[in-house]
RNA sequence: GUGAGCUGGUGGGCAGGUCCGGGGCGAAUAGCCCUGAGGAAGCUCCUCCCUCCGUGCAGGAGACGCGGCGUUGAGAGACGCAGCGGGAGACCGCUGGCUCUGGAACAGAAACGACACCCGCGCCGGGAAUGCCAUGAAGGCAGAGAUGCCGGAGAAAUCCUGGAUGAGGGAUGAAACGGCCACCCCGCGUGGAGCAAGGUCAAAUGGGGCUGAUGACAAGCUCACUGCUGGAAGCCCGGGUAGACCACUAAGCUGAAUCCCGCCUAGAACAGAAGGAGGGCUAUGGCCAGGAAAC
RNA sequence: GGGCUGGUAGUUCAGAGGUAGAAUGCUCCCUUGGCAUGGGAGAGGUCGGGGGUUCGAGUCCCCCCCAGUCCACCA
Numbered sequence: 001g002u003g004a005g006c007u008g009g010u011g012g013g014c015a016g017g018u019c020c021g022g023g024g025c026g027a028a029u030a031g032c033c034c035u036g037a038g039g040a041a042g043c044u045c046c047u048c049c050c051u052c053c054g055u056g057c058a059g060g061a062g063a064c065g066c067g068g069c070g071u072u073g074a075g076a077g078a079c080g081c082a083g084c085g086g087g088a089g090a091c092c093g094c095u096g097g098c099u100c101u102g103g104a105a106c107a108g109a110a111a112c113g114a115c116a117c118c119c120g121c122g123c124c125g126g127g128a129a130u131g132c133c134a135u136g137a138a139g140g141c142a143g144a145g146a147u148g149c150c151g152g153a154g155a156a157a158u159c160c161u162g163g164a165u166g167a168g169g170g171a172u173g174a175a176a177c178g179g180c181c182a183c184c185c186c187g188c189g190u191g192g193a194g195c196a197a198g199g200u201c202a203a204a205u206g207g208g209g210c211u212g213a214u215g216a217c218a219a220g221c222u223c224a225c226u227g228c229u230g231g232a233a234g235c236c237c238g239g240g241u242a243g244a245c246c247a248c249u250a251a252g253c254u255g256a257a258u259c260c261c262g263c264c265u266a267g268a269a270c271a272g273a274a275g276g277a278g279g280g281c282u283a284u285g286g287c288c289a290g291g292a293a294a295c
Numbered sequence: 296g297g298g299c300u301g302g303u304a305g306u307u308c309a310g311a312g313g314u315a316g317a318a319u320g321c322u323c324c325c326u327u328g329g330c331a332u333g334g335g336a337g338a339g340g341u342c343g344g345g346g347g348u349u350c351g352a353g354u355c356c357c358c359c360c361c362a363g364u365c366c367a368c369c370a
């Protein structure tokens, strides 16, 4: 210097037109001025604001989410550090505990409880055959040793078998007695619905059934649970109207406006707001920066 | 816009982390003069796609794709 892959950033600028949406000035249907999609508006995975429902107490059984340490934030989260894992590296991912319960089949001695089991080694007992031994074994004493003295019947090795204990090994398997993991345990947390929430006005229809004082329903994650307390509603089917405004915003739409042309220039890719704000994830051409393998 | 459910054989669906199944359809054989029924055998799978956790994923976690369904007001 080149640079697959990785991380982060950026995602237009200038000028003109206007039959598009909105706002302002204006008596005005004249005219003028201002303004009009994103970094993700996407996925809907979260948090907050906002809105409505709901406003008795205790217990039992269960559900979901989170999980290192420190700092920070109202929160979702963010940043830093440590350990572990993946990768060639840049870089990425993960993180409570093992007291109880559980970790298939196959394989393996054994699979979550520590042992049992097998193998050889060492120790003790019994037996077998062969050789040694009264021409003196084991044992004791002396001696450097050869050997000598005492002693008086066993001793050595091999094989078989029984016992106790010690340390070691055991083909398998992802994992082998010590951990790991979980639907197990611990700690903490968790109301429901969502702008089609909801409010004001308008229009039209305004009917039927089931359960319920022999108890509907009732606070907060759930319940055909238990007890007390309060005490009247809950559910299903059908019908009608489907409009305006507010909530709603310096884009502010509501069958969804956000347009056209030129130049830089080949200016692209992913992609089009729907109450607002923030976070996470995913998609993305070119360019810029960082660092990595290789050359 | 918001909520929920689903994707496994041609079709309709099961499937507590441990060999992917049932019914029906399809093919072949038997039974029949032939067909249907019946009996037997067999084929057929990217478990929507891609990653992760795990010894092992249809199942658990994450991302993406596709399909279906519900919602307003009046009482």
Base pairs, nucleotide, nucleotide: 001295002294006290007289008288009287010286012264013263014262016260017259020036021035022034023033024032025031038270042281043280045279046278047277048276049275050194051193052192053191056228057227058226059225060223061222062221063190064189065188066187067186068081069080070079071078072077082095083094084093085092086091096185097184101182102181103180117170118169119168121166123163124162125161126160127159128158132154139150140149141148142147198246199245200244201243207237208236209235210234211233217230218229239369240368241367296366297365298364299363300362301361302360305319306318307317308316313350321337322336323335324334325333343359344358345357346356347355
Predicted 3D model of RNase P RNA and transfer RNA as a complex of 370 nucleotides. The coordinates come from a structure-prediction model, not an experiment, and the mean pLDDT is 75. Rfam match: Archaeal RNase P. For this family Rfam cites "Ribonuclease P: unity and diversity in a tRNA processing ribozyme" (Frank and Pace, Annu Rev Biochem, 1998). Rfam describes the family as follows. Ribonuclease P (RNase P) is a ubiquitous endoribonuclease, found in archaea, bacteria and eukarya as well as chloroplasts and mitochondria. Its best characterised activity is the generation of mature 5'-ends of tRNAs by cleaving the 5'-leader elements of precursor-tRNAs. Cellular RNase Ps are ribonucleoproteins. RNA from bacterial RNase Ps retains its catalytic activity in the absence of the protein subunit, i.e. it is a ribozyme. Isolated eukaryotic and archaeal RNase P RNA has not been shown to retain its catalytic function, but is still essential for the catalytic activity of the holoenzyme. Although the archaeal and eukaryotic holoenzymes have a much greater protein content than the bacterial ones, the RNA cores from all the three lineages are homologous -- helices corresponding to P1, P2, P3, P4, and P10/11 are common to all cellular RNase P RNAs. Yet, there is considerable sequence variation, particularly among the eukaryotic RNAs.